[in-house]
RNA sequence: UCCGGUUGAUCCUGCCGGCGGCCACCGCUAUUGGAAUUCGCUUAAGACAUGCGAGUCGAGAGGUGUAAGACCUCGGCGCACUGCUCAGUAACACGCGGAUAAUCUGCCCUAAGGUACGGGAUAAUCUCGGGAAACUGAGGAUAAUACCGUAUAUGCCUGGUUUGCUGGAACGCUUCCAGGCCCAAAGGUGACGCCUUAGGAUGAGUCUGCGGCCUAUCAGGUUGUAGUGGGUGUAACGCACCUACUAGCCUUCGACGGGUACGGGCUUUGGGAGAAGUUGCCCGGAGAUGGAUUCUGAGACAUGAAUCCAGGCCCUAAGGGGCGCAGCAGUUACGAAAACUUGCCAAUGGGGGAAACCCCGAGCAGGGAAUUCCAAGUGUUUGCACUUUGUGCAAUCUGUUCCCUUGUCUUAAAAACAAGGGAAGUAAGGGCUGGGAAAGACGGGUGCCAGCCGCCGCGGUAAUACCCGCAGCCCGAGUGGUGGUCACUAUUACUGAGCCUAAAGCGUCCGCAGCCGGGCCUAUAAAUCCUUGGGUAAAUCGAACGGCUUAACCGUUCGAAGUCCGGGGAGACUGUAGGUCUUGGAACCGGGAGAGGCAAGAGGUACUUUGGGGGUAGGGGUAAUAUCCUGUAAUCCUCGGAGGACCACCAGUGGCGAAGGCGUCUUGCUUGAACGGAUUCGACGGUGAGGGACGAAGCCCUAGGGCGCAAACGGGAUUAGAUACCCCGGUAGUCUAGGGUGUAAACGCUGCGGGCUUGGUGUCGGGGAUCCUUCGCGGAUGCCCGGUGCCGGAGAGAAGUUGUUAAGCCUGCCGCUUGGGGAGUACGGUCGCAAGACUGAAACUUAAAGGAAUUGGCGGGAGAGCACCGCAACGGGAGGAGCGUGCGGUUCAAUUGGAUUCAACGCCGGACAACUCACCAGGAGCGACGGUUACAUGAAGGCCAGGUUGACGAUCUUGCCUGAUUUUCCGAGAGGUGGUGCAUGGCCGUCGUCAGUUCGUACCGUAAGGCGUUCUCUUAAGUGAGAUAACGAACGAGACCCUCGCUGCUAAUUGCCACCCUCUCCGCGAGGAGGGGAGCACAUUAUCGGGACCGCUGGCGCUAAGCCAGAGGAAGGAGAGGUCAACGGUAGGUCAGUAUGCCCCGAAUCUCCUGGGCUACACGCGCGCUACAAAGGCUGGGACAAUGGGCCCCUAUGCCGAAAGGCAACGGCAAUCCCGAAACCCAGCCGUAGUUCGGAUUGAGGGCUGUAACUCGCCCUCAUGAAGCUGGAUUCCGUAGUAAUCGCGUGUCAACAUCACGCGGUGAAUAUGCCCCUGCUCUUUGCACACACCGCCCGUCAAACCAUCCGAGUUGGGUCCAAGUGAUGAUGCCUCUGAUUGGGGCGUUAGAACUUGGGUUCAGCAAGGGGGGUUAAGUCGUAACAAGGUAUCUGU
Repeated sequence: UCCGGUUGAUCCUGCCGGCGGCCACCGCUAUUGGAAUUCGCUUAAGACAUGCGAGUCGAGAGGUGUAAGACCUCGGCGCACUGCUCAGUAACACGCGGAUAAUCUGCCCUAAGGUACGGGAUAAUCUCGGGAAACUGAGGAUAAUACCGUAUAUGCCUGGUUUGCUGGAACGCUUCCAGGCCCAAAGGUGACGCCUUAGGAUGAGUCUGCGGCCUAUCAGGUUGUAGUGGGUGUAACGCACCUACUAGCCUUCGACGGGUACGGGCUUUGGGAGAAGUUGCCCGGAGAUGGAUUCUGAGACAUGAAUCCAGGCCCUAAGGGGCGCAGCAGUUACGAAAACUUGCCAAUGGGGGAAACCCCGAGCAGGGAAUUCCAAGUGUUUGCACUUUGUGCAAUCUGUUCCCUUGUCUUAAAAACAAGGGAAGUAAGGGCUGGGAAAGACGGGUGCCAGCCGCCGCGGUAAUACCCGCAGCCCGAGUGGUGGUCACUAUUACUGAGCCUAAAGCGUCCGCAGCCGGGCCUAUAAAUCCUUGGGUAAAUCGAACGGCUUAACCGUUCGAAGUCCGGGGAGACUGUAGGUCUUGGAACCGGGAGAGGCAAGAGGUACUUUGGGGGUAGGGGUAAUAUCCUGUAAUCCUCGGAGGACCACCAGUGGCGAAGGCGUCUUGCUUGAACGGAUUCGACGGUGAGGGACGAAGCCCUAGGGCGCAAACGGGAUUAGAUACCCCGGUAGUCUAGGGUGUAAACGCUGCGGGCUUGGUGUCGGGGAUCCUUCGCGGAUGCCCGGUGCCGGAGAGAAGUUGUUAAGCCUGCCGCUUGGGGAGUACGGUCGCAAGACUGAAACUUAAAGGAAUUGGCGGGAGAGCACCGCAACGGGAGGAGCGUGCGGUUCAAUUGGAUUCAACGCCGGACAACUCACCAGGAGCGACGGUUACAUGAAGGCCAGGUUGACGAUCUUGCCUGAUUUUCCGAGAGGUGGUGCAUGGCCGUCGUCAGUUCGUACCGUAAGGCGUUCUCUUAAGUGAGAUAACGAACGAGACCCUCGCUGCUAAUUGCCACCCUCUCCGCGAGGAGGGGAGCACAUUAUCGGGACCGCUGGCGCUAAGCCAGAGGAAGGAGAGGUCAACGGUAGGUCAGUAUGCCCCGAAUCUCCUGGGCUACACGCGCGCUACAAAGGCUGGGACAAUGGGCCCCUAUGCCGAAAGGCAACGGCAAUCCCGAAACCCAGCCGUAGUUCGGAUUGAGGGCUGUAACUCGCCCUCAUGAAGCUGGAUUCCGUAGUAAUCGCGUGUCAACAUCACGCGGUGAAUAUGCCCCUGCUCUUUGCACACACCGCCCGUCAAACCAUCCGAGUUGGGUCCAAGUGAUGAUGCCUCUGAUUGGGGCGUUAGAACUUGGGUUCAGCAAGGGGGGUUAAGUCGUAACAAGGUAUCUGU
């Protein structure tokens, strides 16, 4: 004094958790000393073996016996103290204060007086018995400070009234008189005792005021109960007990009952107030195995005394006896949990004694325990070596500690202290290291496993979070964990919180008690304040000083708060008593307002039904249908009757009422409020626990009524289903009367009353003023009072908001809240006919649940804008056929792998014969480097022949050649198209043919964030203009750049050839074709320029931005096309292009070879090609391009071949040479046919490439001549040189295009719009979404586990009542006797224990039943969140 956790982020509310202190136990670890009021308190006030724990006195006596003043007995005092424990007890038990005029008090102190005369017993001992023992009986003797009698003194009682005293009060004390009663003593030589009276001191008894736990799911309790008269009893009062009478007494200020608990001083914690505790020390109480009773005594109802019962244990000779550790040790049980069967009376204290002295498990002293507190140490320095801190070695120093010796101290020791000697030797751990919270982006292992974690959370192959190692951090003889408790927590709020929306205002009003209460005066002093006296034990606490070496500890002195009892004083406030006042309140009067309430009567339209008439085929209903009505005449029109319900318009953020609620009109009865008043009373008031009354809808009971509507129900639809939404019907009910229920989202989610605090503007009622007036009960505008709305200031608030009608500032009273769920549930109680209402928990579970606001995303929300990857209009296709190609599926030894909506599918990838190649079958080969091993007795390699094999010195047999380039094993490598695109780089797709994305500084907001970037107009555009708490700026858009379109300058080879010169050929000629020169005009090529800007005119618009039309112009509003293309998203694609982390294989997942496969084929899909023909096909003839490419290449030209092609060969490394169109035009044939359409398929023959065309290439010729006659739902592309159509080139390439990328030829139709569909952008709105709607999320059922409720019953315990039996005690009477303290009998009374019955409470078990909670991936649906697709929610 805070910190972590709800969110994408924020602010709140709120709880959970962490950091601190104390107590108990536990884990690991541990050197020493001191101190302590520490150590079986927690569970079992369970049970106890053994030892000890209360004796003493010879100066009171008797006896035995002497070595000892030893033993036995009588007697005296003590044993009621000390010590232990905390079960019971909620009480005069305790604490503080008081009373005793209602009492006692041994030993002690003070004072006075006395201590006279007598008597009889008895124990030990002796004798004789009983008994196992414990113990006990009979007889004889004897003493006393033992016991008894008499006397005296004192005392006590009664009566009289005489004297005085204290006090609040005489019933007290005192003096006197009379009578009566009881009645002292103890001795001892002495010291010392004893008796009486009075007083004191001490201790005790009793009574009393006040104080201190929980519970109302305990509201009534009580019969000796409350009181009185008379008695009994006691030390004493008292219904304590007896008897008679009275009927009281206690209680919401909590009786009675239940639960828990010894109380206090004090302890812990806290700033305090408090809260929690109370084991140890002190005071008080209670208890001594459970319970009862009694004796003795000054004192006990005693327990280390007695008697009895119960339960337990022990001894026994079975007849009978004995015991009580909650004393000290110790045992056992229980448990997480707690010490030695030690020493001594030396000290302190107690008992006895005259004393010496004796006794004391009280006490002191030692031992054990990290139980707490305090103190100290585990080394210092130097040198050297390695070195970052530092570590190691050597030496030196010191001696707290340690070891040894001696002394002091001590009852004896130990410890301690003092002196001496030795020796760095004997002494460091625990927890943690993701955040909170100090400290690792270290290594290895693991792989949502094992595990960690107080909370959040970590772990699914690169874990700073698990387990090890290393390193580091904190504390340190300790350090951590678990449980409890205080603080944190203002999360129980007295100090000191709240209740519109987070939990929380009773549905509303009335009102008893209680609490609170207007102005003035007087008195009083209960309360309050001041002062003073007493008390509040000591210890504790605070301060100062002092003693142990310091400290802890101890001592001395002083001090302290709080509560209590007295004395004195003050008089403001509160109280009380008395008086007075009017402003609070009430009453009265006046004229008005009103759906206020109740009752009766009257009316209105509509509806249904019914009768008559008219009229004919449909009506009705829906998104569309159908069920339904209708030929016995519906629907529709018209006239009349009946019935019940309701009350349009007026009607209004208008009115009235406490709330619920109240709406046609009239009358009657009745209530409340506002205004006005020179009226009256005089504080009569406010709130309100309990209590009472009212209380929508629904529901219940009884009796009516029933038109319409309408739960349930029937039918029709919808749907996957449809127990719903929609439709057709329809019963309770809705209506009336009388009862009951008593709840609603009964809401303003805002209790009632009073006072104070800036304003604006409506409206309703009343009053009053001015003006107008049609003179009306009219109209207008200010003002005052009261009600009811809106806006808004300060203030308040988490914000939304609120704001004189407060949620502001004060004040009085009541109710309610304390994380979410379980749960408004269970049990109990009260009410109710029932349904149910009111009151109202816990176990368990959970880290959040929640409020307000923010930014996004989303919506079967709204509003704008935009797009041929949208629609509309138009053109052409796909989907049908055959074929090509890719994908899926299937198949296969393998059919390698990737890509899967747009944004996979002629994609990676260029079309795979081998290669490619990653797949399959088979065969073969390969390890740099290091260690190890083999090897000149020859490693490894090569080779003829044969075997083997698809083939091979690959291998085997036999031999030869060569000579260290090697072999085995272990590591480690090369290589990997092996894995991971969810570890990555790079590249790419896509949102996006989009127009968005941000920043600086101000400003607003507690903050997230907003503003800027919004609004209006405009644009292709966040393009621009105007407005504006914003002003500027950046990226993107645009511009810049490239190509095409017009044009100018410059330039000219390989381009061009108009003009000029020349040559060749053809032609009669005109002329044409070709070559060369000259030239650069044209064309072309390629460098630099110009041109277009809404610039001009008109209109619209705001005099803007801009839009529309026009002129001019090659081109007009971005001229056309490209390139480039934001912040980012998509865990988009690619590890198989390359790169690359990690993992894996490593003699195989590496490398090579042969063959196969990727080309399979019941099938499905995508993209294309060719067609179905006449805008065509075929034959013949004729014409015009551009982009590009070319040396293992393009190939002119010639020849051969029917063609594909072949042979020869010029030129060309290219503006030079080569490759080159088709549609089109002309002419002819075909004549609407499965054709001269269409060309699949198949046969035969040839050609090309290549090692090789079988699986599995392309081309040519002949023959064959399939499907197909324009294509369902649906769907694609395109807005102009576009679509459509025609061919060409290139890429890949040995060969193979229907592909991709380019190129040119011919060349349309339609629209000039819209937001309906699909989407995109912006604004707004709702949200329980944020992994963002492919979101979230509910309930049943199924499964597992957990706690709980009910439950026929059953088992056990506590407690209370009644009855019975009744040990024993007390007491009255009678009787017997040996006249006793004895026996017996009859009563009365108290009464343990046991038995029986009942009540109440607690706990265990229980068939079965009920709901609840929790649990990665179950089933069914889709309820809620968006208008959630029928708005949601509440009551019933």

The prediction has a mean pLDDT of 80. Predicted 3D model of a 1436-nucleotide RNA (small-subunit ribosomal RNA) from a Thermoplasmata archaeon. The sequence is in RNAcentral, with records from SILVA.